[in-house]
Molecule: small-subunit ribosomal RNA
Organism: Marispirochaeta sp.
RNA sequence: AGAGUUUGAUCCUGGCUCAGAACGAACGCUGGCGGCGCGUUUUAAGCAUGCAAGUCGGACGGUAGAGAGACUUCGGUCUCUUGAGAGUGGCGAACGGGUGAGUAACACGUAGAUAAUCUGCCUUGAGGUUGGGGAUAGCCUGUGGAAACACAGGGUAAUACCGAAUGUGCCUACGGGUGAAAGGUGCUAAGGCACCGCCUUGAGAUGAGUCUGCGGCUCAUUAGGUAGUUGGUGGGGUAAAGGCCUACCAAGCCAACGAUGAGUAGCCGGCCUGAGAGGGUGGACGGCCACACUGGGACUGAGACACGGCCCAGACUCCUACGGGAGGCAGCAGCUAAGAAUCUUCCGCAAUGGGCGCAAGCCUGACGGAGCGACGCCGCGUGAAUGAAGAAGGCCGUGAGGUUGUAAAGUUCUUUUCUUACCGAAGAAUAACCGGAUGAGGGAAUGCUUCCGGGAUGACAUUAAGUAAGGAAUAAGCCCCGGCUAAUUACGUGCCAGCAGCCGCGGUAACACGUAAGGGGCAAGCGUUGUUCGGAAUUAUUGGGCGUAAAGGGCGUGUAGGCGGUUUCGCAAGUCUGGUGUGAAAGACCACAGCUUAACUGUGGGAACGCGCUGGAAACUGUGAGACUAGAGUAUCGGAGGGGGAUCUGGAAUUCCUAGUGUAGGGGUGAAAUCUGUAGAUAUUAGGAAGAACACCGGUGGCGAAGGCGAGAUCCUGGCCGAAUACUGACGCUGAGGCGCGAAAGCGUGGGGAGCGAACAGGAUUAGAUACCCUGGUAGUCCACGCCGUAAACGAUGUGCACUAGGUGCCUGGGGGUAGCCCUGGGUGCCGUAGCAAACGCGUUAAGUGCACCGCCUGGGGAGUAUGCCCGCAAGGGUGAAACUCAAAGGAAUUGACGGGGGCCCGCACAAGCGGUGGAGCAUGUGGUUUAAUUCGAUGAUACGCGAGAAACCUUACCAGGGCUUGACAUAUACUUGACGAUUGUAGAGAUACAGUUUCCCUUCGGGGCAGGUAUACAGGUGCUGCAUGGCUGUCGUCAGCUCGUGCUGUGAAGUGUUGGGUUAAGUCCCGCAACGAGCGCAACCCCUGCUAUCUGUUGCCAGCAUUAAGUUGGGGACUCAGAUGGAACAGCCGGUGACAAACCGGAGGAAGGUGGGGACGACGUCAAGUCAUCAUGGCCCUUAUGUCCUGGGCUACACACGUGCUACAAUGGCAGGUACAGAGUGAUGCGAAACCGCGAGGUGAAGCAAAUCGCAGAAAGCCUGUCUCAGUACAGAUUGAAGUCUGAAACCCGACUUCAUGAAGGUGGAAUCGCUAGUAAUCGCGCAUCAGCAUGGCGCGGUGAAUACGUUCCCGGGCCUUGUACACACCGCCCGUCACACCACCCGAGUUGGGGGUACCCGAAGUCGCUCGUCUAACCUUUCACGAGGGGGACGGUGCCGAAGGUAUGCCUGGUAAGGGGGGUGAAGUCGUAACAAGGUAGCCGUACUGGAAAGUGCGGCUG
Repeated sequence: AGAGUUUGAUCCUGGCUCAGAACGAACGCUGGCGGCGCGUUUUAAGCAUGCAAGUCGGACGGUAGAGAGACUUCGGUCUCUUGAGAGUGGCGAACGGGUGAGUAACACGUAGAUAAUCUGCCUUGAGGUUGGGGAUAGCCUGUGGAAACACAGGGUAAUACCGAAUGUGCCUACGGGUGAAAGGUGCUAAGGCACCGCCUUGAGAUGAGUCUGCGGCUCAUUAGGUAGUUGGUGGGGUAAAGGCCUACCAAGCCAACGAUGAGUAGCCGGCCUGAGAGGGUGGACGGCCACACUGGGACUGAGACACGGCCCAGACUCCUACGGGAGGCAGCAGCUAAGAAUCUUCCGCAAUGGGCGCAAGCCUGACGGAGCGACGCCGCGUGAAUGAAGAAGGCCGUGAGGUUGUAAAGUUCUUUUCUUACCGAAGAAUAACCGGAUGAGGGAAUGCUUCCGGGAUGACAUUAAGUAAGGAAUAAGCCCCGGCUAAUUACGUGCCAGCAGCCGCGGUAACACGUAAGGGGCAAGCGUUGUUCGGAAUUAUUGGGCGUAAAGGGCGUGUAGGCGGUUUCGCAAGUCUGGUGUGAAAGACCACAGCUUAACUGUGGGAACGCGCUGGAAACUGUGAGACUAGAGUAUCGGAGGGGGAUCUGGAAUUCCUAGUGUAGGGGUGAAAUCUGUAGAUAUUAGGAAGAACACCGGUGGCGAAGGCGAGAUCCUGGCCGAAUACUGACGCUGAGGCGCGAAAGCGUGGGGAGCGAACAGGAUUAGAUACCCUGGUAGUCCACGCCGUAAACGAUGUGCACUAGGUGCCUGGGGGUAGCCCUGGGUGCCGUAGCAAACGCGUUAAGUGCACCGCCUGGGGAGUAUGCCCGCAAGGGUGAAACUCAAAGGAAUUGACGGGGGCCCGCACAAGCGGUGGAGCAUGUGGUUUAAUUCGAUGAUACGCGAGAAACCUUACCAGGGCUUGACAUAUACUUGACGAUUGUAGAGAUACAGUUUCCCUUCGGGGCAGGUAUACAGGUGCUGCAUGGCUGUCGUCAGCUCGUGCUGUGAAGUGUUGGGUUAAGUCCCGCAACGAGCGCAACCCCUGCUAUCUGUUGCCAGCAUUAAGUUGGGGACUCAGAUGGAACAGCCGGUGACAAACCGGAGGAAGGUGGGGACGACGUCAAGUCAUCAUGGCCCUUAUGUCCUGGGCUACACACGUGCUACAAUGGCAGGUACAGAGUGAUGCGAAACCGCGAGGUGAAGCAAAUCGCAGAAAGCCUGUCUCAGUACAGAUUGAAGUCUGAAACCCGACUUCAUGAAGGUGGAAUCGCUAGUAAUCGCGCAUCAGCAUGGCGCGGUGAAUACGUUCCCGGGCCUUGUACACACCGCCCGUCACACCACCCGAGUUGGGGGUACCCGAAGUCGCUCGUCUAACCUUUCACGAGGGGGACGGUGCCGAAGGUAUGCCUGGUAAGGGGGGUGAAGUCGUAACAAGGUAGCCGUACUGGAAAGUGCGGCUG
């Protein structure tokens, strides 16, 4: 520090995800040791048991008990000593410990205030401690009760209680008033002294109370709140200010700088993360607060409204004799429940600290320790060295070999750790007390001050550390290995099982699942899950954006607010700076130090950006006063304009009405129809009426803030601009809320209504047509008034100011000039520099560079929906979520592909022609069906007379049956045999089996060859996968294209070149050009054919010479022909066109002319095209069978459908007779002549020929005659019968042919569709391959031999350029909505059921305060001799205010649940249509209204995306 993921690829925007760190964690697997930490985050749920706060006899009385003594009637009594427990009294119990429920608050933090306060114990100073009194617990006696406990009587003490005296102090209206005490112990010279206390008072320290400034959560879908409320006066109350309380008076107070309400939450030091700014968090430790079962209350006290106190109410638990009682672990352990989850009912007061005590000491679950838990951090170990036969085993590999791997074993060594034994610190300092010294005071002693020496006590603890012995001995796992992300192979599985953080893996070759081997990472841990920060500049202060990606408010005006020109003086709030206080400790940082190191801990330092106090500065901001004119404005003079409002006027057109002329149509459409017209339309003429809109001018022209504004005239009125002066003197900019304006549609009321025209009706179209088209037509459109308040209200661009090259138009001013023209304002367009931008593009009219202010955005969907609130008559508008779901959604540009987009061009593509197919019969192939099997493949074009260039057996792969198992076939090894074979016979359907006969070769004698048998490796498979493959092939397409190198352009994908102008069959060539070159294709080179020359002439040929029946023979090489080598054609020549090019047009010559004709030849690629059944081949599968052999059957089936053909339907013909002319082939198990036989197929026969010699072999159409005469025929030949021929082992299933007989459909073929542009189509025959036989098919050959092409509008296919795109599996694409089904979350919802708080009222506990002669009453006072009486005071009772819980009523907030209703999301290959993307087939979209199964359609206005 980044990475993955949207696309075919690219750049951008943007979300999602990952790598890091952290944790009070949990879960899975695993687990050696030690140190230091941490450990109910969940129900502030409930709790058994034990412990957690006592202590003081030196405050008090005194008991049980014990001991001793005395007496005794042996029951006991008395005296002395000691004395637990309990009680009175003092101090403590308000600390320490726990928890975080409540609390949004002066609760907390920070800085202050307290002249508005208190403070026990402690420190220090001053003074005092005199003299009296009355009770009461304990105790005794008795009573009630189950208990808890309570009551009565009697008597007793105090440092308990109460007066009196004195009195610094306090209060005071200065007269006065008020107000204390307690003793105990030690010593003593008995006088006192000392210590600990007590009382009063001053100061301090500590702690606490109260008040204030500032700071730190969310929601505005919480906007108004408040009656003790805000203030005052009097009174009360408190330690203390105060509405804290009360009476009266006033009407205030808080709030957009967020009151009130709701939700959430203890706050901080800190902790985690981060570069920082920030974000998250508040567990342990420390500070503060709050709470103690829930709610209320006070008492005591220095301190509480009190965790282990009290009273009351409530819930819960327990005891009960039913009458009543008891309790509060959020102390330490522990239990139950909950939960993913969190420990021992341990030891000790030895240390530190606390309480009490003079002290010894007692108490202390604070604390110190141990235990449990890898929960975390840190450290150590599980050995070290050597060791190649690179062992064995595993894994991989065809093999060689590789790898695990110096790893192991082995050898040598060490002993941290471990086991056993021994030894053994530090934590302990001192207290009491003893001894000594010192100092002050004193009359002495006890004592006091300071110091020295001695002086008990260890939970941990079998401690740490150390020593010895033993022995590598006791000790390694977890995750991962497709990319991100370090690390790969094999097997298994087969969209299954599974994985997954994101992208995504798995459908038979999975580096992604599972296992193994190997590797990588970390390590006593490793992974997973959860959470936080980071990455995320993805809320942007640092540090983002808004033309098209999300995002500028529809427009203005203006309030608060924010910001604000030049200059002078002052102030010092902001700002800057010095000093000072604080910012606790711990933590963090730096340095040093202590545990062997580290974690951990200690010491010191710095820092702490903050707040307060105080001194200074004055540039900037602010503020006060004054001045200025450059911003802004006013006046004067001109100017342009569809700016606005009102009134009046005008002509053209349309429709209607009246009348005339006139006659059969009109209208409308792609074509029609509805409609209209003989009752006279349309057309035309004249007159009249009505409403609406204003042609031409008219224009990227004008005006307005926007919406918007268009005939003319008048009136009223707003804004803008120019010129020159004068004036005001910052009066300015922006603008949350507010207010106003605001197209169309729509709404209300009243008018109006010509045309147009949602809805609606009809006619068409269509599968349908709730549409597009047509005929009608209502609201509406128009006017007035009032609502609505939205639009693609767009420049998709907020307003204002300033700055930053220009060029060129238009509108409207001003100035200059003789003309051309120049200068200067305002507005409106285009192009363009710098710059900006993802690109497109913007560019002085910014999307550039800055400033000021406002609005808005933060992934897509859900959704501008739900709900709440506001507005509206309604329609609806404004504000505006969440659950859930996806990994994208998007912008710009690129390359393709596509378009019912455009341009150019080509092709038997259409057109023009000729002949067919589709109809018939038959042949053949296919589908389907059938079957035991009808083997398999091919199946749009590019399958279907295709693989197959020959299915009777064989072929053959299929079926039935019968056999074989190293096999029908190959190789190797070992053993064995000598044959194998041939032939005959028997059985059998045959394979096969058995029997008979016959029968090996070479040899160096080892053996070898060949063959059979046995055994083992293996063979074999037309079994599967053409979607694992090679090879071959089809097709686009013989179309003209497809690419590369370098350069250049672009951020990039890419582009350029290859586009453009011409031209060509052609990316063929020329020219131009940021391109220059090159490659694969085109063409040419190859073959056949057409002309010709030379050479060679047999088996070919024959002109001349002989000869014959015959080129038969002699002869000849002239010709034909054959087969070898050459020539010839190149736009070469002439003319024209063209750009002086390429090239094209015409002509000449020529056998041939513009590629002469034909063939072979098929670029990059496309179709996962075809073929595993030609062959080859990976993988999988079968192995007495999916192999192999045999017989028979099947592939030949047959209601039917399709393709390809043959023969026909006839007279351009059929039949009969005669007669002429080819080419190319082929022939030895072959072609087979002549001759003979047969009507014929054919037979007999055998000559010739390995073939320019012989044979197949008669070419046919044609030509010449004759006949038939339009008829299902003398056409056509299917079908069938009979008889034959040939091949073959064998023609039944299932061959071809012949003869005779039979004589079907068919009379030119619907929609549709095919071939062909010249020696072509059409037509005619011939040959060959396959082959025993079988050809209408295939491949070739020649004979005869046409018609037509104006042309490129249209159909199909293709090429190039361009355009649009939401397509890229690429239009057979993408995609929308209803409906149906399943699941999920949500909204509404009659109700029902909880929680919370509010208001009003009722009841009213405890208790404080107040009132009260009803009862009782020791101290003090008065009086009395006394008893007593009275007073003051107190207690109880009664009563008043307040008052918790409870109750009633009401409405509010927030949950649960719910019949039913609603839309939304997701889901597999459902249904209906086709809305959108191309001109998406009616351009789309926005707002609105109506309508319709649905997408949607239509009307009105708007936008161009």